[in-house]
Context: one part of a larger RNA
């Protein structure tokens, strides 16, 4: 821009893509078959491999914004307590998120037309013949069934709901009540700009929210992490240990709470033909 009034929501599915994989074991059964050696068709069940999707409860990893320990040195006048730098100084752990090595799930079921192959009826050709007319069975393969996208499918689909006003100017007609065409302004439903954000994201986009408000930050409570803070008291000459104390601190988690910021405002936006 189109989809021939403008919007919002939910959809149909022309078409496109993906998947539909493989192995082992048990029973049927040491049965059929076979002199024996060996050893099934079929049907039922149980595991596993690779591949794929989603997720983070468990296991494991990362986690330079969390906690602790510790070395050297500089600084806060000193002690104590802290801070900077040294690969995040090094070391031990670790929330959210992201991950696999982890967890869950998937390839099921059955329908249609067939290939090779096997048939029924049956002439040409009194027989025979699955074929010439006609009718069947039949595969991990084909078309569906399953999953995803999908009306720019220009054949542009469907359903539901919402909005369709008023003022004025010009021209034409008039039964003088108005009508039709064109222009300007206000302006509906709705959308956007803008702002607060996100399990969304390179940017656009998508999703949530904007005071009639829990959208983000702060604060409170809590999950979870680290592992018993500082100060004080006690024991010890001291290093250190014990008590207060599962303490103190805490990122991205959860719930709550209008304290802070989403203020104010602006833009776009509706009728062709008969």
């Nucleotide at each position: 821009c189109g989809u021939u009034u403008g919007a919002a929501a939910c959809u149909u599915g022309a078409g496109a893509g993906g998947g539909c994989c493989c192995u082992u074991c048990u029973c049927u059964a040491g049965u059929a078959c076979g002199a024996g050696a060996g050893g099934a068709u079929u049907g039922a069940g149980a595991a596993g491999g690779a591949c794929g999707a989603a997720c983070c409860u468990c296991u494991a990893g990362u986690g330079u914004a969390c906690c602790a320990g510790u070395u050297g040195u500089c600084c806060u006048g000193c002690c104590a307590a802290g801070g900077g730098c040294a690969u995040u100084g090094c070391u031990g752990g670790g929330u959210a998120g992201c991950u696999a090595u982890g967890u869950u799930c998937g390839g099921u079921u059955u329908g249609g037309a067939u290939a090779a192959a096997c048939g029924c009826u049956g002439a040409a050709a009194g027989c025979a013949u699955a074929u010439a007319a006609g009718c069947g069975u039949g595969a991990a393969g084909c078309c569906g069934u399953c999953c995803u996208c999908a009306a720019g499918a220009u054949u542009a689909g469907g359903u539901u709901u919402c909005g369709c006003u008023g003022u004025u100017c010009u021209u034409g007609c008039u039964u003088c009540g108005g009508c039709a065409a064109g222009g300007a302004c206000c302006a509906a439903a709705g959308a956007c700009u803008c702002c607060c954000g996100g399990g969304a994201g390179a940017c656009g986009a998508c999703c949530g929210g904007g005071u009639a408000u829990a959208u983000a930050g702060g604060c409170c409570u809590u999950a979870g992490g680290u592992g018993u803070a500082c100060g004080c008291c006690c024991a010890g000459c001291a290093a250190u240990g014990g008590g207060u104390u599962g303490a103190g601190c805490c990122a991205a988690g959860a719930g709550g709470u209008c304290c802070u910021a989403a203020u104010c405002a602006g833009u776009c936006g509706a009728g062709u033909u008969u």
This is a predicted structure of a 274-nucleotide part of an RNA (large-subunit ribosomal RNA, domain VI) from Patescibacteria group bacterium AH-259-L07. The organism belongs to Bacteria candidate phyla, within Bacteria. Rfam family: Bacterial large subunit ribosomal RNA. On this family, see Cannone et al., BMC Bioinformatics 2002: "The comparative RNA web (CRW) site: an online database of comparative sequence and structure information for ribosomal, intron, and other RNAs". It was read from a public genome assembly.